Context: one part of a larger RNA
RNA sequence: UUGCAGUUAAAACGCUCGUAGUCGGAUUUUGGCGUGGCCCGUGCUGUGUGCGUGGUGCAUGUGGCGCUGGGGCACGCUUUUGUGGAGGGCGGUGCGUCGUGGCUUCACUGUCGCGGCGUAUCGGCGCCACCGUUUACUGUGAAAAAAUUAGAGUGUUCAAAGCAGGCGUUUGCCGUGAAUACAUUAGCAUGGAAUAAUAGAAUAGGACUUGGUUUCUAUUUUGUUGGUUUGUGAGAGCCAAGUAAUGAUUAAGAGGGACGGUUGGGGGCAUUUGUAUUCCAGCGUCAGAGGUGAAAUUCUUGGAUUGCUGGAAGACAAACCGCUGCGAAAGCGUCUGCCAAGGACGUUUUCAUUGAUCAAGAACGAAAGUAAGGGGAUCGAAGACGAUCAGAUACCGUCGUAGUCUUUACUAUAAACGAUGAGAACUGGGGAUCGGGCGGGCAUUACGAUGACCCGUCCGGAACCCUCCGGGAAACCAAAGUGUUUGCUUUCUGGGGGGAGUAUGGUCGCAAGGCUGAAACUU
Numbered sequence: 001u002u003g004c005a006g007u008u009a010a011a012a013c014g015c016u017c018g019u020a021g022u023c024g025g026a027u028u029u030u031g032g033c034g035u036g037g038c039c040c041g042u043g044c045u046g047u048g049u050g051c052g053u054g055g056u057g058c059a060u061g062u063g064g065c066g067c068u069g070g071g072g073c074a075c076g077c078u079u080u081u082g083u084g085g086a087g088g089g090c091g092g093u094g095c096g097u098c099g100u101g102g103c104u105u106c107a108c109u110g111u112c113g114c115g116g117c118g119u120a121u122c123g124g125c126g127c128c129a130c131c132g133u134u135u136a137c138u139g140u141g142a143a144a145a146a147a148u149u150a151g152a153g154u155g156u157u158c159a160a161a162g163c164a165g166g167c168g169u170u171u172g173c174c175g176u177g178a179a180u181a182c183a184u185u186a187g188c189a190u191g192g193a194a195u196a197a198u199a200g201a202a203u204a205g206g207a208c209u210u211g212g213u214u215u216c217u218a219u220u221u222u223g224u225u226g227g228u229u230u231g232u233g234a235g236a237g238c239c240a241a242g243u244a245a246u247g248a249u250u251a252a253g254a255g256g257g258a259c260g261g262u263u264g265g266g267g268g269c270a271u272u273u274g275u276a277u278u279c280c281a282g283c284g285u286c287a288g289a290g291g292u293g294a295a296a297u298u299c300u301u302g303g304a305u306u307g308c309u310g311g312a313a314g315a316c317a318a319a320c321c322g323c324u325g326c327g328a329a330a331g332c333g334u335c336u337g338c339c340a341a342g343g344a345c346g347u348u349u350u351c352a353u354u355g356a357u358c359a360a361g362a363a364c365g366a367a368a369g370u371a372a373g374g375g376g377a378u379c380g381a382a383g384a385c386g387a388u389c390a391g392a393u394a395c396c397g398u399c400g401u402a403g404u405c406u407u408u409a410c411u412a413u414a415a416a417c418g419a420u421g422a423g424a425a426c427u428g429g430g431g432a433u434c435g436g437g438c439g440g441g442c443a444u445u446a447c448g449a450u451g452a453c454c455c456g457u458c459c460g461g462a463a464c465c466c467u468c469c470g471g472g473a474a475a476c477c478a479a480a481g482u483g484u485u486u487g488c489u490u491u492c493u494g495g496g497g498g499g500a501g502u503a504u505g506g507u508c509g510c511a512a513g514g515c516u517g518a519a520a521c522u523u
Stems, first nucleotide, its partner, number of pairs: 004494003007475002012491001014364001016362002021357003026249001031078006038071003041067011082130004090123014134197003137192005149181002153163002165174003207243009217233002254354001255351003259346002262343002267339004273317002277313008288299002325332002369410006379403001383399004421490003425482002428466003433461009470477002496523003505516004
């Protein structure tokens, strides 16, 4: 590892990117024929053993002959690796020679065969050496201490043990007694070639053949020795011509890119609108107004509250708003413009494995908080007061600072939740809905339609309903299914409760704190 678990019991990193790592689509020689014996089946015929009570009964072993089938095995052929060497043997053909047989001739003359030898040539066969893209994998073998373990033999009196011992005709023999197995990984030798990698010919600097040329080298032969040159042989390079089916697998219900019409409350910048709230100004009215369970704190003839008109400020974006949309998540809702981006759909477009998941690392990341500015309408931690109460440092009420808004810079956490990692495949129905495509329908049809609306269908979304798919401890879940019938790929995390997300160390941060993260002890 086989072989745990991660919705709710401990446990999916907040989200995306991403290097190392791990894993990774299909495709290239398959098939056919023949021969040989073997095995299974079946028919006939002998034969042996055991059981049975009698049977041509049952079971089992063995021999011969045949059959049409089946199975696998070995070898050969069908397109199937070369280069060099040594050698013998085989077969075919031609020539020469010797022997021999038939027919024939005056004649060993001629002809047809057979056999031997020599030679030339062609084709197989086996042997040795050199190499051949490289591994993983696998069969076999060698090698791998003994004791131990398994296990054979053997009456230690049995046994645990031990490696002894047994038998004669007693100067010996059994006798080579003292087996055998297992022995993983790595290494060695050798066979196989499925599976998984890897390499090859695309700017041909490719293969093969022939010719030319350059250069290097030196065995032999020219009577001998030495020198030079030519020739020749071996090697290396270059050039030319020729030969060839000359050389690029396919286009993944994998992925990327281009293009087309769209779509969205996706993002950024600018612009615009709306009412409300609070405040201010003017005008009007009047004695209460606020607030509550009831009150009070509070405001009020210096006119509160309320009504009308106008203005300012900062925030917010009601109804429309949905089990609707978009976005990686956090998140996103007034109009218009600009900017770049995205998904799905469509496509007889293009590239051709470019992919999946990811330690390290990086971007984004609600709210609160921090720093420096701006702004401060509302609400409102802290604080003050009024109530309530046994008490109230709360819930309720009146004020109210930080904050809430915005810019720049940090922080990096949330019940960051679907408490459910990502990718791929398969396994039930249903009706709605959003986006795109395709096919149709209905009428209005001057404006007026390729649109709206309706029906069907394909792909892709957010969900829902039903159900004995199956699962699950259940709640429940078409995924939480395809799991003891356990192995699709890949990352992260958990191992009783506390101590404790604490201490300490490291690191990040201005800080608050974040990330990493114990133990003693206790139960």

This is a predicted structure of a 523-nucleotide part of an RNA (small-subunit ribosomal RNA, central domain) from Rhodophyta sp. It matches the Rfam family "Eukaryotic small subunit ribosomal RNA". On this family, see Yusupov et al., Science 2001: "Crystal structure of the ribosome at 5.5 A resolution". NCBI's taxonomy places the organism under Eukaryota, Rhodophyta.